RNA sequence: GGGCGAUUAGCUCAGUUGGGAGAGCGCUGCAGUCACAUUGCAGAGGUCACUGGUUCGAGCCCAGUAUCGCCCA
Numbered sequence: 001g002g003g004c005g006a007u008u009a010g011c012u013c014a015g016u017u018g019g020g021a022g023a024g025c026g027c028u029g030c031a032g033u034c035a036c037a038u039u040g041c042a043g044a045g046g047u048c049a050c051u052g053g054u055u056c057g058a059g060c061c062c063a064g065u066a067u068c069g070c071c072c073a
Base pairs, nucleotide, nucleotide: 001072002071003070004069005068006067007066010025011024012023013022019056027043028042029041030040031039049065050064051063052062053061
């Protein structure tokens, strides 16, 4: 220098054909216990890496940028 892949909640990750942003763990409150743990119920937490474009509508499509990983030279 070139190619490919990844980037979504604190962490690990889904998100199918463009229309509802989610799961597990973690966190908070309540129940429960002598007190914890387990368990049950409820809740908080998101600039979908960034910029622009397409579209009535973008996490998803297109272009560029950034970071990380792998391969080639």
Source information: Transfer RNA from a Lysobacterales bacterium, 73 nucleotides, folded computationally. Its Rfam family is "tRNA". The organism belongs to Lysobacterales, within Bacteria. Its mean pLDDT, the model's own confidence on a scale to 100, is 82.